[in-house]
RNA sequence: UCAAAGCCGUCUGGAGAGCCGCCCUACCCCUUAUCGGCGUGGUGGCGCACCGAAGGAGCAAACCGCACGCCAUGUGGGCGCGGCGGUGAAUCUCUCAGGUACCAAGGACAGGGGGAGCGGC
Numbered sequence: 001u002c003a004a005a006g007c008c009g010u011c012u013g014g015a016g017a018g019c020c021g022c023c024c025u026a027c028c029c030c031u032u033a034u035c036g037g038c039g040u041g042g043u044g045g046c047g048c049a050c051c052g053a054a055g056g057a058g059c060a061a062a063c064c065g066c067a068c069g070c071c072a073u074g075u076g077g078g079c080g081c082g083g084c085g086g087u088g089a090a091u092c093u094c095u096c097a098g099g100u101a102c103c104a105a106g107g108a109c110a111g112g113g114g115g116a117g118c119g120g121c
Stems, first nucleotide, its partner, number of pairs: 001120002007115002010112004018048001020047004024042004029037002049100003055096001056094003062087005068080004
């Protein structure tokens, strides 16, 4: 002094699916009052249904190892591959976790700008 990717802040964009049922509870109202009932709520509990874009899990080709077959061979090997095992991506799949009116929050991912460091010269 410096490009891209990755990393750390910052700014911008950013989807889906329940105003479900029961219980508990707070408040207003009805009731002379209790019981009870209507309504509005709750970072509450349970159940059912649903969503996929925090996180998590699964795998295709391909590659690797072993076994096997064929070929070659003094040794080293080459090729095939239907068996076994391993590695193996995603906005795919699963739905453990998370989430499900609006708003908010969260949000994979994408873009802008900044920074540090590795490394190069």